Large-subunit ribosomal RNA, domain IV from a Pseudomonadota bacterium, 331 nucleotides, folded computationally.

Context: one part of a larger RNA
């Protein structure tokens, strides 16, 4: 010196990323309980007092009186409390063997498809799921209790309706052209060259005529999305309520804000602390919130994450000691 386990003078979180580990709390019975709440909750809030045995009295509950500090059982006992914020409404679900959450799921809202042989899915098909259901059903997105609430844009994507026009695919139809040759023409004694060329067959092919769809017209944003810039103005200065100009589809409404979002930045002020890059409460210059990729609040709830008391402790000041196994020597 390692493991485990105990106990410690004085301090009491100075430790240390963080109180991680330990102490500490703990059962019954009275008593007593705040903020706030959705009225159930918050509560076992919080914080108090009492308990053992022997005698008397009493059916008992219990009431009087005395009095000691140890004992059993069993493998194991048995909330620490409070204040304040952030996320997530909640009880669930997950990364089986580095992550249990602010993720995921959730009741709830909401938009879109579905009139039944449903849509939607699964299969090559036949059939199946949906549903032995029928729009108070079912599919799919997308937001997440609940309260108050969801501004402006349809220019651009996408849906969804529209048919007048433009544009267009096979298939139709076919002016025109090439390609072959009955035939004629020229030339050559000949054999053979050169040329014109009906019908048909063949290639080809301009224009016609041709739907969806694409242009094109409307409509949709709880559909993909998006939601300025500059210059000037007020009887100290500042600041601008007002104005002017460009530009857009249209210029961020309401809350809300240094924030799980703020670079500058430990932004300023204010409280907490002796001392506070974190914390809480502001301000508002939002580098680069923002409203169902929802805003903003909210009681309970959480092995959440942050900050702060109290109480308690070998975590530390700083270590010491002591039990049980080890490491080590011999055997």
């Nucleotide at each position: 010196c390692c493991u485990c386990u105990g106990u410690u003078a004085a301090g009491g979180a100075a430790c240390u990323a963080g109180g991680c580990a330990a102490a500490a709390u703990a059962g019954c019975c009275c008593c007593g309980u705040a903020a706030c709440u959705u009225c159930g909750g918050g509560a076992g809030a919080a914080g108090g007092g009492g308990c053992g045995c022997c005698c008397c009295c009493g059916c008992g509950a219990g009431g009087g009186g005395g009095u000691c500090g140890c004992a059993g059982u069993g493998a194991a006992g048995a909330g620490g409390u409070c204040c304040u914020g952030g996320c997530g409404a909640c009880u669930g679900u997950u990364u089986a063997a580095c992550a249990a959450a602010a993720a995921c799921a959730c009741a709830g809202g909401u938009c879109u498809c579905u009139g039944c042989c449903a849509a939607g899915c699964c299969g090559u098909a036949a059939g199946g799921c949906g549903a032995c259901g029928u729009a108070u059903a079912g599919a799919g997105g997308c937001u997440g209790a609940c309260g108050c609430c969801u501004g402006c844009c349809c220019a651009g994507u996408g849906c969804c309706g529209g048919a007048a026009g433009g544009u267009u695919a096979a298939a139709g139809u076919g002016a025109g052209g090439g390609g072959u040759u009955a035939u004629c023409c020229c030339u050559g004694u000949g054999a053979g060259g050169g040329g014109a060329g009906a019908g048909g067959c063949u290639c080809u092919g301009a224009g016609c005529u041709g739907a969806a769809g694409c242009c094109c017209c409307g409509g949709u944003g709880a559909a993909c999305g998006g939601c300025g810039g500059c210059c000037g103005u007020a009887a100290c200065u500042a600041u601008a309520a007002c104005g002017g100009u460009c530009c857009u589809a249209a210029g961020g409404u309401a809350g809300c804000g240094a924030a799980a979002u703020u670079c500058c930045u430990u932004g300023u002020c204010g409280g907490g602390u002796a001392a506070g890059u974190u914390c809480c409460g502001a301000c508002c210059c939002g580098c680069a919130c923002g409203a169902a990729u929802g805003g903003c609040g909210u009681a309970a709830c959480g092995a959440u994450c942050a900050g702060g008391a109290c109480a308690c402790u070998g975590u530390c000041u700083c270590a010491a000691c002591a039990g049980a196994g080890g490491a080590c020597u011999c055997g």